A computed fold for a 349-nucleotide part of an RNA from an uncultured bacterium, annotated as small-subunit ribosomal RNA, central domain. Rfam family: Bacterial small subunit ribosomal RNA. The full RNA is in RNAcentral, with records from ENA and SILVA.

Context: one part of a larger RNA
RNA sequence: CUGGGCGUAAAGGGCGUGUAGGCGGCCCGUUAAGUCAGGUGUGAAAUUCCUGGGCUCAACCCAGGACGUGCGCCUGAUACUGGCGGGCUUGAGUCCGGGAGAGGAUGGUGGAACUCCCAGUGUAGAGGUGAAAUUCGUAGAUAUUGGGAAGAACACCCGUGGCGAAGGCGGCCAUCUGGACCGGUACUGACGCUAAGGCGCGACAGCGUGGGGAGCAAACAGGAUUAGAUACCCUGGUAGUCCACGCCGUAAACGAUGAGUGCUAGACGUUGGGAAGCCUAGCUUUUCAGUGUCGCAGCUAACGCAUUAAGCACUCCGCCUGGGGAGUACGGCCGCAAGGUUGAAACUC
Numbered sequence: 001c002u003g004g005g006c007g008u009a010a011a012g013g014g015c016g017u018g019u020a021g022g023c024g025g026c027c028c029g030u031u032a033a034g035u036c037a038g039g040u041g042u043g044a045a046a047u048u049c050c051u052g053g054g055c056u057c058a059a060c061c062c063a064g065g066a067c068g069u070g071c072g073c074c075u076g077a078u079a080c081u082g083g084c085g086g087g088c089u090u091g092a093g094u095c096c097g098g099g100a101g102a103g104g105a106u107g108g109u110g111g112a113a114c115u116c117c118c119a120g121u122g123u124a125g126a127g128g129u130g131a132a133a134u135u136c137g138u139a140g141a142u143a144u145u146g147g148g149a150a151g152a153a154c155a156c157c158c159g160u161g162g163c164g165a166a167g168g169c170g171g172c173c174a175u176c177u178g179g180a181c182c183g184g185u186a187c188u189g190a191c192g193c194u195a196a197g198g199c200g201c202g203a204c205a206g207c208g209u210g211g212g213g214a215g216c217a218a219a220c221a222g223g224a225u226u227a228g229a230u231a232c233c234c235u236g237g238u239a240g241u242c243c244a245c246g247c248c249g250u251a252a253a254c255g256a257u258g259a260g261u262g263c264u265a266g267a268c269g270u271u272g273g274g275a276a277g278c279c280u281a282g283c284u285u286u287u288c289a290g291u292g293u294c295g296c297a298g299c300u301a302a303c304g305c306a307u308u309a310a311g312c313a314c315u316c317c318g319c320c321u322g323g324g325g326a327g328u329a330c331g332g333c334c335g336c337a338a339g340g341u342u343g344a345a346a347c348u349c
Stems, first nucleotide, its partner, number of pairs: 003321004007303002012317001014201004021194003025088007033081002035077008048066007091191001092188003095184004103177007110154001115149007125136002162169002206247006215241002220236004258316006266294013298305002322349003331342004
């Protein structure tokens, strides 16, 4: 270097963007670098192989011949790849016209509920549990009515519904803003795909500074339970949860399924558009894009997957190579820290 693999056995990078690199649509011309053919030079001798010969044979030795994947040069071929030139429109993008959406950011605003405060009514209980107790309450609680304050989250609508690359996104309104989809085919003319490094984004928890703090609630305290109970249950309760800015960079970051393109029976739902037809409140047929269920061929160890492939192929990247030791040690890089990332070996089965 080579093999076989990666839904569940070891194995898809958390996601994007993009550099190098790899790969790349249709047609014409040109070149002849890759490629192919012929010739020629070189490819030391010994060795190996073939033929013959010399030691009585053999080993050994001698002569001749062959071989020598490779490289240089010359001449030629031009299908494919590459270079150069020209053209094309199907890939890709732009433009125009539409409609959909919890996509993102900022500001504002609304109601319900919980808690607290003030006031009224009103009494002796309330709360909590399997049962209790801790706890609250005659300094008037719980309940109920009116008023006020504050923070956080948005019931119903809500839907294998929608949007986003992923993480994720849900009251309402405004402003700013990203992407996708459908239709028209007006424009550019391969401008494409992938992507080592790099850069950016990245739930929760955690960290720093400053705010905020209603409810909930690690830690903690108490009450129970129990043989014990550093728990499960109960009463409290601080970080935190919230906001701003800055870090962290992990996850069962999951579809445990990388991205792109083409091809390969169908059936039934559903979301957003378009077209046609009609007995137009609408229905039927059809066509794109998404999202589901079932199912043929095929695949699979099986389970299952099955036009949203795990089928048939191609391109590029990432990753795996027995279990433990171990995602540890050491070193490097990153971080305020917590730690992250890269990542062994001895030994052992």
The coordinates come from a structure-prediction model, not an experiment, and the mean pLDDT is 89.